The RNA shown here (c-di-GMP-I riboswitch aptamer) has 74 nucleotides and comes from a Campylobacteraceae bacterium.
RNA sequence: UAAUGAUAAAGCUAAACUUAUCGUGAGGUAAGGACAGAAAGCCACGGGUCUUUAGAGAUAGCCGGGUUACCAAA
Numbered sequence: 001u002a003a004u005g006a007u008a009a010a011g012c013u014a015a016a017c018u019u020a021u022c023g024u025g026a027g028g029u030a031a032g033g034a035c036a037g038a039a040a041g042c043c044a045c046g047g048g049u050c051u052u053u054a055g056a057g058a059u060a061g062c063c064g065g066g067u068u069a070c071c072a073a074a
Base pairs, nucleotide, nucleotide: 004072005071012037013036017032018031019030020029021028022027035061041067042066043065045064046063047062048059049058050057051056
């Protein structure tokens, strides 16, 4: 350095639900909350799923991929 991820240390994110708000909608944002997570950081590139009359959009905590990153036992 890379791979890997523990009865380690420091931390981190925040499901469902509630309230407010934005959106036609899926959903998003903020506060509370804590199911869970070793990338549950970021990217809609491929697939899936969802929304939409259709363009088109949503979902990264669906799977794959790309990229960045804390610590270090075996």